[in-house]
Molecule: SAM riboswitch aptamer (S box leader)
Organism: Kocuria sp. WRN011
RNA sequence: UACCCAUCCAGAGCGGCCGAGAGAUCUGGCUCGUUGACGCCGCAGCAACCCGGGAUUCAGCCCACGGUGCUACCGCCAGGACCGAUGGAAA
Numbered sequence: 001u002a003c004c005c006a007u008c009c010a011g012a013g014c015g016g017c018c019g020a021g022a023g024a025u026c027u028g029g030c031u032c033g034u035u036g037a038c039g040c041c042g043c044a045g046c047a048a049c050c051c052g053g054g055a056u057u058c059a060g061c062c063c064a065c066g067g068u069g070c071u072a073c074c075g076c077c078a079g080g081a082c083c084g085a086u087g088g089a090a091a
Stems, first nucleotide, its partner, number of pairs: 001091001004088005013043005021032003026079004044071003049067002052063003075083001
């Protein structure tokens, strides 16, 4: 990092630093932001994709160390797209 598979209307915040934009990209909206957003760091939390344990004789359940991931708004809404994000497997 190509392809493939699965998911994307649920859930989860505090502190410190930074200083003007942010919500992937384009367009039109809408919302958040000096009452400090976004981003980075620390701790905490959510979740259950992988790993592990249990139960089940099946398309589904329970636990939760570890590996990720995530913690405004339906992927914010709509249109377009070989669209985007996350996990797994893989070359």